[in-house]
Notes: The prediction has a mean pLDDT of 84. Small-subunit ribosomal RNA, 5' domain from an uncultured bacterium, 534 nucleotides, folded computationally.
Context: one part of a larger RNA
């Protein structure tokens, strides 16, 4: 120089980025994933309408009780999508984990887009609701009924998928394409809304975009006081798995495979864009931001699923807390906030989806500690202030000298004029907002586009800003430093004590190094110390 710092003295504002580097240490509380009534049977609550009934009088509306899912709509449930993003942490990992540059003639891809081609007929169930049991509870059995965009058959079938016959082309070894009148066989589908037009959606396919699997070359820390390692080891044949290639996993069969270009083992460690420092070559870091990997109380296992072996799902075991009626249950802050502990040290148990982005949904619209703000903290970098202009009886007073007097603080003050950023008062007051939705209208390419008009739409916020004959210089400076390296000297005090001190080294009676004064010098809302890196 530089720091995600810290401690020690100070502290007037703003604007931007920042703030558990330790114990991946335990966790009280609240929130952090829903949503669809346009899939679906239904009606727990809430609104409304009908119906019946009582009472009241103004006799055709008020109360009130009751029934009715009949509307709007909704707790619970079935069911769809979403929960594999987003948000956190670096334990692990020295590895095809990362980077980088291929390569897949070995692969998957939900929504999305374009195009083909289709949606016919049936069936059997379960949950919710009822009725039962048992359990403190967490929950769990049993028994009847029911519904679907939930489940299975059928039926239909190709440019899919699997076999077989031939033809054309091409390639990088295993092969890869195309056209078939070629031939067997095999595999789908679902409705809703709407008065309809017609929208949303289903299924089968091919292609694309997207994201991902695999695979290879080169790089990618220390130690040889670590020199031999390996039997699913190395190959290979055949099977099985897999989306998919492979000892992936098995069977057999051979006896190989790595290494001094450093296997193997130990040790440290998440990698990269970067970021510090340097003239540059290097060196050091890897916080926040972006990418990729990892994990998710410890360990291990699959389920659903287009994906996960799944942070806020599951299911074993361990450890730990916590609930009990002692039989048995219950949890997982490395999400945001908060709490202890650890430590030199790291903030609020805030406010909104108003914008951005993301689920879901046909909209409105709901969720959203992602985000956007607000709160704290000189921890940072940058910006402003803390006045300006004159003003010499060079006062007083401090401190020094060569001492009737000189120097110095010092134009400093005082005092006279000016301004008023800042500050307070009073007013004004934003942008961030475009969409979308609803009405009408045009164009086509027929559900999109423009175009018009109603209406609502801002946490942050009466904030930022701006204005004043407002008010008054009014609110507002420090800290180290002076022996040389190093910008700055004198007096007193101490006397090798007391202390200093980065290195040299300074104190033992005239110390410009120790204390303290005055004075100077350097930076300045900081400034000085420690630690670490160049």
């Nucleotide at each position: 120089g530089a720091u995600g710092a810290a401690c020690g003295c100070u502290a007037g504002c703003g604007a931007c980025a920042g703030g558990c580097u330790u114990a991946a240490c335990a966790c009280a509380u609240g929130c952090a994933a829903g949503u669809c009534g346009a899939g679906g049977g239904g009606c727990a609550g809430c609104g409304g309408g009908u119906u019946g009934a009582a009472a009241g009088c103004u006799u055709g509306c008020u109360u009130u009780c009751a029934a009715u899912g009949c509307c709007g709509g909704c707790g619970a449930c079935c069911g769809g999508c979403g929960c594999a993003c987003g948000g956190g942490u670096g334990c692990g990992u020295a590895a095809c984990g990362c980077g980088u540059a291929u390569g897949c003639a070995a692969c998957c891809u939900a929504c999305c887009u374009a195009c083909u081609a289709g949606a016919g007929g049936g069936g059997a169930a379960u949950a919710a609701c009822c009725c039962g049991g048992c359990g403190a509870a967490a929950g769990u059995c049993g028994g009847a009924c029911u519904a679907a965009u939930a489940c299975c058959g059928c039926a239909u079938a190709a440019c899919a998928c699997a076999g077989g016959g031939g033809u054309c082309c091409c390639g990088c070894a295993u092969g890869g394409g195309a056209a078939u009148a070629u031939u067997u066989g095999u595999u789908a589908a679902a409705g809703g809304a709407g008065c309809a037009a017609u929208c949303c959606g289903c299924u089968g396919g091919u292609a694309g975009a997207u994201g991902g699997g695999c695979a290879u070359g080169c790089g990618u820390u220390c130690c040889a006081u670590u020199a031999g390692a390996u039997a699913g080891u190395u190959g290979g044949u055949g099977a099985g798995g897999u989306a998919a290639c492979g000892g992936c996993u098995c069977a057999c069969c051979a006896a190989g495979u790595c290494u001094g270009c450093g296997a193997u083992g130990g040790a440290u460690a998440g990698g990269g864009g970067u970021u510090c420092u340097g003239a540059g070559a290097g060196g050091a870091a890897g916080g926040u931001c972006c990418c990729c990997c990892a994990c998710a109380c410890u360990g291990g296992u699959a389920c659903u699923g287009a994906g996960a072996c799944a942070c806020g799902g599951a299911c074993c075991a361990g450890a730990c807390u916590c609930c009990u009626a002692c039989g048995g249950g219950a949890g997982g802050c490395a999400g945001c906030a908060g709490u202890g502990a650890g430590g030199a040290a790291u903030a609020u148990u805030g406010g909104u989806c108003a914008a951005u982005g993301g689920g879901c949904g046909a909209g409105a619209g709901c969720c959203u500690g992602a985000a956007c703000c607000a709160g704290c903290c000189a921890a940072g970098u940058c910006g402003c202030g803390u006045g300006a202009a004159g003003g010499a009886u060079g006062a007083a007073g401090g401190a020094u000298c060569u001492a009737u007097g000189g120097u110095u603080c010092g134009u400093a003050a005082a005092c006279u004029u000016c301004u008023u950023u800042u500050a307070u008062u009073g007013g004004g007051g934003a942008a961030u907002a475009a969409c979308g939705g609803c009405c009408g209208a045009u164009a086509c390419g027929u559900g999109u586009a423009u175009c018009g008009g109603a209406g609502a739409g801002g946490a942050a916020u009466g904030u930022a800003c701006c204005c004043a004959u407002a008010u008054g210089a009014a609110u507002a400076a420090g800290c180290a430093u002076c022996g040389g390296c190093u910008a700055a000297c004198u007096c007193c005090g101490u006397g090798c004590c007391a202390g200093c001190a980065g290195c040299c080294g300074c104190g033992g009676u005239a110390a410009u190094a120790c204390g303290g004064a005055g004075g100077a010098u350097g930076c300045g809302a900081g400034c000085g110390u420690u630690a670490u890196c160049c």
Description
The RNAcentral record of the full RNA draws on ENA.